The prediction has a mean pLDDT of 81. The part of an RNA shown here (small-subunit ribosomal RNA, 5' domain) has 533 nucleotides and comes from a metagenome.
[in-house]
Context: one part of a larger RNA
This record gives sequence, C1' cells and structure tokens, in this order.
RNA sequence: GAACGAACGCUGGCGGCAGGCCUUAUACAUGCAAGUCGCGCGAUUAAAGCUCCUUCGGGAGUGUAUAAAGCGGCGAACGGGUGAGUAACAGGUGGAUAAUCUGCCUUUCGGUGGGGGACAACGGUUGGAAACGGCCGCCAAUACCGCAUACGAUAGCAGGAACUUAUGUUUCCGCUAGGAGAGGAGCGUUUGCUCCGCCGAGAGAUGAGUCCGCCCCCCAUUAGCUAGUUGGUGAGAUAAUAGCUCACCAAGGCAACGAUGGGUAGCCGAGCUGAGAGGUUGAUCGGCCACAUUGGAACUGAGAUACGGUCCAGACACCUACGGGUGGCAGCAGUAGGGAAUAUUGCGCAAUGGGCGAAAGCCUGACGCAGCCAUGCCGCGUGGAUGAUGAAGGCCUUCGGGUCGUAAAGUCCUUUUCUGAGGGAAGAACAUCCUGGAGAGGAAAUGCUCCAGGCCUGACGGUACCUCAGGAAUAAGCAACGGCUAACUCCGUGCCAGCAGCCGCGGUAAUACGGAGGUUGCGAGCGUUGUUC
Repeated sequence: GAACGAACGCUGGCGGCAGGCCUUAUACAUGCAAGUCGCGCGAUUAAAGCUCCUUCGGGAGUGUAUAAAGCGGCGAACGGGUGAGUAACAGGUGGAUAAUCUGCCUUUCGGUGGGGGACAACGGUUGGAAACGGCCGCCAAUACCGCAUACGAUAGCAGGAACUUAUGUUUCCGCUAGGAGAGGAGCGUUUGCUCCGCCGAGAGAUGAGUCCGCCCCCCAUUAGCUAGUUGGUGAGAUAAUAGCUCACCAAGGCAACGAUGGGUAGCCGAGCUGAGAGGUUGAUCGGCCACAUUGGAACUGAGAUACGGUCCAGACACCUACGGGUGGCAGCAGUAGGGAAUAUUGCGCAAUGGGCGAAAGCCUGACGCAGCCAUGCCGCGUGGAUGAUGAAGGCCUUCGGGUCGUAAAGUCCUUUUCUGAGGGAAGAACAUCCUGGAGAGGAAAUGCUCCAGGCCUGACGGUACCUCAGGAAUAAGCAACGGCUAACUCCGUGCCAGCAGCCGCGGUAAUACGGAGGUUGCGAGCGUUGUUC
C1' cells in the first nucleotide's frame, strides 16, 4: 500500500447492487418448511337442479359440484441446512468397467386371455389416563395370489459352426428351463375409435456404483507396522470385481522415495495479495463429499442404510391416572445461552424451478420480494454566481497591524434531493378454455399434432419512472499537524498529569502532554484494533 463474512470509538442525508452466528455440531417454546391423485377403489357427508308426496312446517328419491378419513399409485433418496467427523480413491485430474445397475423421459418390437381368496375403511364388542390397540363380522380395486400363452430377451447345455485372443471372450444355429399383464376416461353405439395407463424386451439419454495412474498439511523429540494380515484354490454374498465373507493351503505384505503413530483440517472451481515466481484463504456463488440429539441396525424402494421414516441402546427434555408413553430447528422465522459480533416469529406462489394430476388445479420458508444493519462496493447531494467598508467577533501581534476571509451579511439565480399534488410501467410467457384454419388417422364422432386470434393471471406496489407547485429550503464530520509524514502558533502543566507504530517527548519559555485559534488529509464517512499478502 491492498484486502476483509469483520469488530470498536466518534459522526451520519439519499439511492442502486451485493453481503449478514466466523463463537456452543449448545438447548430449544410457537408457527410454517411434502404432498398430491375421485380419470385406480369401496363406503360415507352433501348445496343447487329435477321428480314425487305433503298435515304447507317439511319429507322421500335422483343427482353432481364438495369434504374428511381409509385401501391403492407416484413423490417423499430432489429441493433446503451444516462442516462435526474425515489425511481418505474424500477431493482434483486422466483413464478402466470383457466386472455393473438405472424409476420417470425418448424411441423400437410384441402383448394386455381367463380365474380366486383376503385386508383396511365400515358394523358389533372390548382393553387403556393417554399414546395406541385386541376379538368377531362384511365388502372393493390399477392392492394380493394361482392358471394359460411367450415374438423377443434371460439362464443353462455333453451340442454344432464362425471369429477373436482378453480368463471359452463374442456372434449365429439348436435343445431345455423358469418368468407377464390392469384397467380407467371420452366419443359413437353395430363390430369399434381416441387418450392415459399396464406387462415382456431392445436401443438411447440421464443418474449412480466399483477399480486404477498422478497430485493433495505438520511432527522422526513418532522407526518399525501387520494374522483376514499378503497371496493361492474353492465356495458364499453382491447389481457388480475383490479377503467383501468363509474353509483349506502357502508365508507373505508395507516401510527413511517416511510405513505405523500423533496433531491439525471437509476438498476443489475459485477469492485476496504480488511485476511475477510464490504466499495465504476455502464466507457468499458453482461441483463433489460427509453428517442430521449420541452409537448401532436393517426394512421399503429404481434409488437410502433415509434431516422433518422404522427398530434397539444411551444422554437430555416433556406428559402421566405411576401401569406407561412422547420428542429431536446443522429447514425458514424466532427464543435462551455463548460471544467483540451477525437481521423479521413479514408478503406471495405473479415469475423461475420442483412434486402429484388427463386437466383445472393443489402443495412448495426452494424461489421471487419486502423489512433491519454505512457491513462492503458504486453513484448523487449538503447549493451556484456576485459581493471589501476587507463588517462584527475569535486568535496572534514587534501594537503599526496580520489572519479566519469572498468566508459571512447583502443582491441575483437554480431545485438534484426534500415536502405536497397528479399521472404511471416493463417484469405476462404459457397452460386450460373459446373461435378460426391446416395435417395425419378413422365408417362417423370424440380425440391427437401444428398455426393464428381472443379471454384470464402481479407478491413486489400505486413501486420504479414522469409532470406540476413550494422554498436555500431537509443534509458534515473524523483524524492528524517533532522526524518518518502533508500540516504551527498561543495558553495551561512542570519527569507531574499524560503521549507513543519506531526514534522518543514532559524536570518553568513543550510546534511531541491538555485546551484554543489556524493548517493539512480524507469525506458520509474517518480513525483504532485484529488477520493475510
């Protein structure tokens, strides 16, 4: 000199853009953060409308919007948070997978036949303070289970052929074996058509698993470490290779090119600094990893060993009728504590994105916005011109004067800001629906695809911005002045009080302490402290 997720002191007008618990991975009151589908299913509730009855009070039936539970599907493994652990194939980079899986999506081929029995909800009964259950009965499905079929695929084979060399590796032919299915909606009704699904496969895309080369902090005042340890054979497990696990056999494997042990730490793209080489950091944003009160375990599933799932154990907290139960903010706000220190228990799904749904739509503390904070960067303003009798006043003085100083006052202007009034956006593109047109298919209709027009939709917000009116009106401080280092005098003090980054000032004339006037620097900031270069 530069930088900062900064803090502290004094001061403080506005706007734009960003940033905001670095400390206790401490404990958490309250609310919200993951739902959705009635075009999968049964039963229930039920406005309008329609029909019937009526003692005119109403009742019954039909019926679709609708609502809350249940079965079922998809999602909940994403998104969001944190950095504890981890010195590791965790990460970066480059390869391998002839050792693998992949829901939804795209595309291609083939199919969607025929049966059965349950469990919730519900009804009855019953236990418990509650949480939550027990027993009996009933019924549905795109829930569950057999049966038939198998183009293709899979697995096996004492098979045959071709090809390759990489471990009988790949391809073709043959034989054998096991393995499927689910319907719903719309239209037309005469077989049907369309859309959304479902099943068996191929290919792709995406995502993931595993393995390897190189790189990746400090300590030798850590020198030896290792029995599933190193390798082989065989088996098991896995989506998959492998001591991953097991049986047997061999006795290996690592290490001064630093094993083992200890300390510290998430890694990277990048940020800061520097002429560079390098040093240092890993906040915000992006990629990867790990974790979710502590430890362990599996289930479900395409995917988890699962933050707002389950089970077991521990600690803590809460409820209890003392028998027993419940909970997990390192999601968004917020509270207590800790700390030098870090914000609102806000608005909205209008946009972007995500989940579900045929769609309308619903959900979304992701996200978009607003609020708070000079925390940072950038921009603007606090007025402009003129004005000498160099006013008053302060300070200094050699008492002549000098200086603050064109500074003020005064005169003439301007209105960025400010106040008031008026106007007023872009961000909105879709989708659905309506109208019209075109295309493919169809017997026709619904429907499908494309194009054009129309309708609807804004949290921010009456915000940004624009116009008019008013009036210099609403707006300047902080630090320094001995040298380094730009800027000097007076008074007070008297080695005292004090200053100080270094050298050093202060013991009666202190440009170094305290105050005043003046000056210098920066300016809505200025200084101090901390850290890095």